The part of an RNA shown here (large-subunit ribosomal RNA, domain V) has 585 nucleotides and comes from a Candidatus Vogelbacteria bacterium. Model confidence (mean pLDDT): 81 of 100. NCBI's taxonomy places the organism under Bacteria, Bacteria candidate phyla, Candidatus Vogeliibacteriota.
Context: one part of a larger RNA
């Protein structure tokens, strides 16, 4: 060495199962002060649904009345006719009694009376009175027919006993009660409804949650045109100004700081002088501007105007941004000229919808009116997730499910080496003296890859996680054992530092424990590596599903590197490599 048996499982990131953890995208369960709808509940209407009584309240029809500013016989509703009315069918006048009143009157009724009153006229007044029509406030009887509320009634509708069709349930039909136009039923409609459905709950992210953030301006990063990204470093902004404008124009001026003098006075008032030269100012952030000021001070003012604009700038779009220059009618200036807001860049917001205001404008009408469009202006969005999905929207899931990711987290593994461990250099000081027997600051330079991280490079179509058990293999920064150096090594016993990995390196208690703490022992009870060695070897105490309990949090559904009890480890069969034995060649 080859083969063949029987054996062990270290590997083949072995099998198995399109990873159940975690993310991304979509389902589903449940939750509820998510959004809408809805069943059921309940509110009022109106129909089924009739009659009476009695109150109110208002409409209408007849009748009676009522009606007082001043002046005027005195209580003139309002108009219009009219010169004559009323009266033996009983005037004035008087009594007597209702009503009604601004207490003066007025008007019924009744009994007496038995022939006159009243009006034009006059006079006062805005209006002239008898008589007559018609109407208007207010009040009263009286009918009608409505509504509301009480109550009664019976026949609607509802219901209880009983009786009938040979026995029998429900109908149906009768009788006799009970309630009774309620109640029930049926459309409308206000409420109220996780009972019940449908959803919806964003994006970024050196895995995801928590946090932060998303639109505008201003600087750096930006690499001397422009642009240029991060959860890169820094700050703003969602405005302000017209009762002295913080606009226009014409005019006209210079801050600030320092050093010196000078009552009160002083670091700093206001004065005088010198120097330096924009440090000063700009409504507000920063950048960039500004003195011929764009800064500061006065005078008129209102261009903080209509109606257009040539031409550029930036730009994918759609936004912005500047703009001579025509025309109209201003403002300041002697005037030439300047003026369509501000020293510039932030100070926002599409369309849809409704609403307003205008208009020789459409539809449509015989004619208007009103509606409904257009065009022209302007007002309504933390529509801030700021190019704005809906008018309208939150959770939880360990009871989960599917498609997918090693494009993304937990384990290892890689890579790195802040953090750990080891080691060197220098040598202030310790060490009675004396840096280095022994330490050794402040500082420097390395190695290792055992810790905590960092990074997401292999693997989600699966590479099984902690600790024991058993079996180890291997490093050396040596714990014991062995040989040396030095020493603040008398000897003994030690400290330090070289070489040395050939054997060795302990038993118990608590604890799931690594670790640790204790007890006894040892020559010693060294540190690591091997997928934190080793679960197709073994176990399963732990951590990590389903149940369950407390504690704490939430309304809740449930949640909790918080606590506790319970919880299927798959292949009696190894294909190959690899190890052990054995037999054969």
């Nucleotide at each position: 060495c080859c083969u063949g048996c029987a054996g062990c499982u270290a590997g083949a990131c072995g099998a198995a199962a399109a990873g159940a953890c975690c993310c991304c995208a979509g389902a589903a369960g449940c939750u509820u002060u998510a959004c809408u709808a809805u069943a059921g509940c309940u509110u009022g209407a109106u129909a089924u649904u009739g009659a009476g009584u009695a109150u109110g309240a208002g409409u209408u029809u007849u009748u009676a009345c009522u009606g007082c500013g001043u002046a005027g016989c005195a209580u003139a509703g309002a108009u219009g006719g009219c010169a004559g009315g009323a009266u033996u069918u009983g005037a004035a006048g008087c009594g007597a009694g209702g009503g009604u009143u601004u207490c003066g009157g007025u008007u019924c009724u009744c009994g007496u009376g038995g022939a006159u009153c009243c009006g034009u006229c006059a006079g006062u007044g805005a209006a002239a009175u008898a008589c007559c029509a018609u109407u208007c406030u207010g009040u009263g009887a009286a009918g009608a027919g409505u509504c509301a509320u009480a109550u009664u009634c019976u026949a609607a509708c509802u219901u209880g006993u009983c009786c009938g069709g040979a026995a029998a349930a429900a109908a149906c039909g009768g009788a006799c009660g009970a309630a009774g136009a309620c109640a029930g039923u049926a459309u409308c409609u206000g409420g109220u409804g996780g009972g019940u459905a449908g959803u919806u709950u964003u994006g970024g992210u050196g895995g995801g949650g928590c946090g932060c953030u998303a639109u505008c301006c201003u600087c750096c990063u930006a690499a001397a045109g422009a642009g240029u990204a991060a959860c890169g470093g820094a700050g703003g902004a969602g405005u302000c100004u017209a009762u002295u404008a913080a606009g226009g124009u014409u005019g006209g001026c210079u801050a600030g700081g320092c050093g010196c003098g000078a009552a009160u006075g002083g670091a700093a008032a206001c004065c005088g002088u010198g120097c330096c030269g924009a440090u000063a100012g700009u409504g507000u952030a920063a950048u960039g501007g500004c003195a011929u000021a764009a800064g500061c001070c006065a005078g008129c003012u209102u261009g903080a105007c209509u109606g257009c604009a040539a031409g550029u700038c930036g730009c994918a779009c759609a936004u912005g941004a500047c703009g001579a220059g025509c025309a109209g009618g201003g403002g300041g200036g002697a005037a030439a000229c300047c003026c369509g807001a501000g020293c510039a860049u932030a100070g926002u917001g599409a369309a849809c919808c409704g609403a307003c205001g205008g208009u020789c404008c459409g539809c449509g009408u015989u004619a208007g009116a009103u509606g409904c469009g257009g065009c022209c202006g302007a007002a309504g969005a933390u529509u801030a997730a700021c190019g704005g999905a809906u008018a309208a929207a939150a959770g939880c899931u360990a009871c989960u499910c599917u498609g997918g990711g090693g494009a993304u987290a937990a384990c290892a593994g890689g890579c790195u080496a802040g953090u750990u461990c080891c080691g060197c250099c220098c040598a202030a000081g310790c060490g009675u003296c004396c840096a280095u027997a022994g330490c050794g600051a402040c500082g420097g330079c390395g190695g290792a890859g055992u810790u905590c991280g960092g990074c997401a490079c292999c693997u989600c179509g699966a590479u099984g996680u902690c600790g024991g058990c058993u079996c180890a293999a291997c490093u050396u920064a040596u714990c014991c054992u062995g040989g040396g150096g030095g020493u603040g090594g008398a000897g003994a016993a030690g400290c330090u530092c070289c070489c040395a990995a050939g054997g060795g390196u302990u038993u118990g208690g608590c604890u799931g424990u690594u670790c640790g703490c204790c007890a006894a022992u040892u020559a010693a009870a060294a540190a690591g590596u091997u997928a934190c060695g080793u679960g197709a070897g073994c176990u399963g105490g732990g951590u990590u599903c389903a149940a369950a309990c407390c504690g704490u949090c939430g309304u809740g559904a449930g949640a909790c590197a918080g606590g506790u009890u319970g919880g299927u480890c798959u292949c009696c069969u190894a294909u190959c490599u690899g190890c052990u034995g054995c037999a054969g060649g």
It was read from a public genome assembly. Its Rfam family is "Bacterial large subunit ribosomal RNA". Gene Ontology terms of the family: ribosome and structural constituent of ribosome.